[in-house]
The prediction has a mean pLDDT of 87. Predicted 3D model of a 332-nucleotide part of an RNA (large-subunit ribosomal RNA, domain IV) from Treponema pallidum subsp. pallidum. The organism belongs to Treponema pallidum, within Bacteria.

Context: one part of a larger RNA
RNA sequence: CUCGCGUCAAGGAACUCGGCAAAAUACACACGUAACCUCGGGAGAAGUGUGACCCUUGCCUUUGGUGAGGGUGGCAGAAAGCAGGUCCAGGCGACUGUUUAUCAAAAACAUAGCCAUCUGCAAAUCAGUAAUGAGACGUAUAGGGGGUGACACCUGCCCGGUGCUGGAAGGUUAAGAGGAGAGGUUAGUGGUAACACAAAGCUUUGAAUUGAAGCCCCAGUAAACGGCGGCCGUAACUAUAACGGUCCUAAGGUAGCGAAAUUCCUUGUCGGGUAAGUUCCGACCCGCACGAAUGGUGUAACGAUCUGGACACUGUCUCAACGAGAGACUCG
Numbered sequence: 001c002u003c004g005c006g007u008c009a010a011g012g013a014a015c016u017c018g019g020c021a022a023a024a025u026a027c028a029c030a031c032g033u034a035a036c037c038u039c040g041g042g043a044g045a046a047g048u049g050u051g052a053c054c055c056u057u058g059c060c061u062u063u064g065g066u067g068a069g070g071g072u073g074g075c076a077g078a079a080a081g082c083a084g085g086u087c088c089a090g091g092c093g094a095c096u097g098u099u100u101a102u103c104a105a106a107a108a109c110a111u112a113g114c115c116a117u118c119u120g121c122a123a124a125u126c127a128g129u130a131a132u133g134a135g136a137c138g139u140a141u142a143g144g145g146g147g148u149g150a151c152a153c154c155u156g157c158c159c160g161g162u163g164c165u166g167g168a169a170g171g172u173u174a175a176g177a178g179g180a181g182a183g184g185u186u187a188g189u190g191g192u193a194a195c196a197c198a199a200a201g202c203u204u205u206g207a208a209u210u211g212a213a214g215c216c217c218c219a220g221u222a223a224a225c226g227g228c229g230g231c232c233g234u235a236a237c238u239a240u241a242a243c244g245g246u247c248c249u250a251a252g253g254u255a256g257c258g259a260a261a262u263u264c265c266u267u268g269u270c271g272g273g274u275a276a277g278u279u280c281c282g283a284c285c286c287g288c289a290c291g292a293a294u295g296g297u298g299u300a301a302c303g304a305u306c307u308g309g310a311c312a313c314u315g316u317c318u319c320a321a322c323g324a325g326a327g328a329c330u331c332g
Base pairs, nucleotide, nucleotide: 001327002326003325005323006322007321010318011317014316019313027051028050029049030048031047036041038150052072053071054070055069056068057067058066059065060064085311086310087309088308089307090306091305092303093302097109098108113148114147115146117144118143119142125134126133127132151298152297153296154295156228157227158226161225162224163221164220165219166218167217170216171215172214176210177209181205182204183203184202185201188197189196190195229247230246231245232244233243256290257287268284269283270282271281272280
């Protein structure tokens, strides 16, 4: 020096990204116990006291339990070991649960609850070429896939685009049906001949007409995918603009929240906490670029969650020291 331990004057987080690590707390009984709250909790809240042994004695449900009085010794009586640190405030997620076997346990996933949608049973959906099977020996208070995510208060406007559902007048539209017409071939006719014309049949094509869904079209639908403006002026100080004008749009962001897990400028400004605070808490609103089931705002309880603060406690530190052990090192 490395590893794992033990002790420590005075101070007590000054350490550090951060109290990481360590220390402290810890048992039983009695007293006592706040905000908040979904009245269940919070709560072992917090906090305080007692605890061994001996003698006398009361009561009881009597190998014991629980009281009253007196006494003894020790540094120390839950004498070892085992054995909660606590509080305040905020973010996120309601909760218990699940997860990256082997760097992530979380705010991610799930969840009960809520919503819309498909499905009338030989159900929808799924597996299989099929038979058949799951769904289900179930039947819309059921089953499937989708979104949101307890609870409370709520969930605004837009159907122009995309999707879905419905509609069927018109336009477009396949195979098929249809077969006008055209080409090839040649009995025949004309011609001296070359050649020209050419029926039937066969054959190669083929116009009009007819022809479904779909698309165009017409409606509905946003807890479907999604979207939710700009410029200019205006009040008797100034500033600001309840108000007005104008352009555009399918409609121009409502309630609530807001420098936020979202704020670039930004350590915004003000207040609180500190002697001093880019973090934190409370406000303001100028929201670069919140916003309502890709849910909005709150919320008791819960969390090996994240953030800030306080008490207790300590070798984390001021600042190091000592002790016992295993290595390293020297000799062998």